[in-house]
Description: This is a predicted structure of a 491-nucleotide part of an RNA (large-subunit ribosomal RNA, domain I) from a bacterium. Its mean pLDDT, the model's own confidence on a scale to 100, is 85. It matches the Rfam family "Bacterial large subunit ribosomal RNA". Rfam links the family to the GO terms ribosome and structural constituent of ribosome.
Context: one part of a larger RNA
RNA sequence: CGCAUACGGUGGAUGCCUUGGCAGUCAGAGGCGAUGAAGGACGUGGAAAUCUGCGAUAAGCCCAGGUAAGCCGAUAACAGGCGUUAUUAUCCUGGGAUUUCCGAAUGGGGAAACCCACCUGCUUGCAGGUAUCUUGCACUGAAUACAUAGGUGUAAGAGGCGAACCCGGGGAACUGAAACAUCUAAGUACCCGGAGGAAAAGAAAUCAACCGAGAUUCCCCUAGUAGCGGCGAGCGAACGGGGACCAGCCGAGCAAUUUUAGCUAGUGAAAUGUUCUGGAAAGUUCAGCGAUACAGGGUGAUAGCCCCGUACACGAAAGCGAGAAUUGACGUAUUAAGUAGGACGACACACGUGAUAUGUUGUCUGAAGAUGGGGGGACCAUCCUCCAAGGCUAAAUACUACUGACUGACCGAUAGUGAACCAGUACCGUGAGGGAAAGGCGAAAAGAACCCCGGAGAGGGGAGUGAAAUAGAACCUGAAACCGUAUGCGU
Repeated sequence: CGCAUACGGUGGAUGCCUUGGCAGUCAGAGGCGAUGAAGGACGUGGAAAUCUGCGAUAAGCCCAGGUAAGCCGAUAACAGGCGUUAUUAUCCUGGGAUUUCCGAAUGGGGAAACCCACCUGCUUGCAGGUAUCUUGCACUGAAUACAUAGGUGUAAGAGGCGAACCCGGGGAACUGAAACAUCUAAGUACCCGGAGGAAAAGAAAUCAACCGAGAUUCCCCUAGUAGCGGCGAGCGAACGGGGACCAGCCGAGCAAUUUUAGCUAGUGAAAUGUUCUGGAAAGUUCAGCGAUACAGGGUGAUAGCCCCGUACACGAAAGCGAGAAUUGACGUAUUAAGUAGGACGACACACGUGAUAUGUUGUCUGAAGAUGGGGGGACCAUCCUCCAAGGCUAAAUACUACUGACUGACCGAUAGUGAACCAGUACCGUGAGGGAAAGGCGAAAAGAACCCCGGAGAGGGGAGUGAAAUAGAACCUGAAACCGUAUGCGU
């Protein structure tokens, strides 16, 4: 040095576990904000720090209700207290009070959490007010006579935030066409404005075809059809049929009061003992019982009958409350003209100007008046059908930041969210931004008194606890690589 065996060290795979995730189903809710939000800064405890809660009344104050023998949130003890039989402990629910400073931030400023003011009220000190825009009203008031612009005051409203869904105004490129320009990607991404719990659309100047239908929206088919298309790549209907839902109108409704289901705490809730093994019984043995409850979880191993629950049956002073009842007040216009149509230029329609109807409109034009007008895919006639240039409208549909219950041939710590753990943290970056690692002693801390070596160490040896300490906090299991010790053999 090699091989083999045994025992270790290192390391943290594997197994088992789950506080966390992922994807859904059914319901709820669909907003918060000048009565100051979302989000923060700084404080706040007997006590230094962080988290949670709260706000100078500061882990809290008051009222009402529920529960109640234990409690003073967590790391986490210690000190000091509160409460214990129905009361004012604690806790839970509802309502109220307080709610520093920043932040739309709104008295002015500002390098957010800071600086500096004025006015009013009774005085120290405190309280209230003082932003901008829009609208209404009042008073003033130029050039300029009347006026108007402007100014001042006052009242009301707005402003900001929020995951997706919705409507509108703008609007790419990569890409595809195997290059590329029309085209495509795509009216997508993105920007802006606005709204609601849905939004938008909506009661035919619609379709149809000589039969008829009867607002809108969504789904399935029609159909990858008819078409459009450097007739390339690709794009792509409608009629009609079947369903979901149905509602019509010119305030459908609105407000107030009363009341209801339900929601926001809760209450009751059946039935088991023993033998053996074991550290421990829920396992095993024997004998029982409940079940409208054998969903689930916990308890020292696997529990219907030990605990929490569960089926079932009940419950609200206060707040919310669909729906219901009653009452009250209010409720278009009088049929749409610079319109329809035309020309030119564009856009939307599946439809790229084409033979291109229809809709929208930037410029220029420009009717008729129900004996009228629009449409039926160039255009004309006949025929049919409808009535534009005013407006409203539930449901079926879309979405889920949020709440509750439940589910999974979803994951199980290199997985599943980036994040099971004090994670959008530590750390990196001037910044926009990027972005981790890190779970498990034991049933219970019973977390090792005391002794010894040692630096009042680190670490270890005894002793003790425990079922187990090769479960000792670098803690379940503890693979491999890698490093040793002992023995044997070989060289």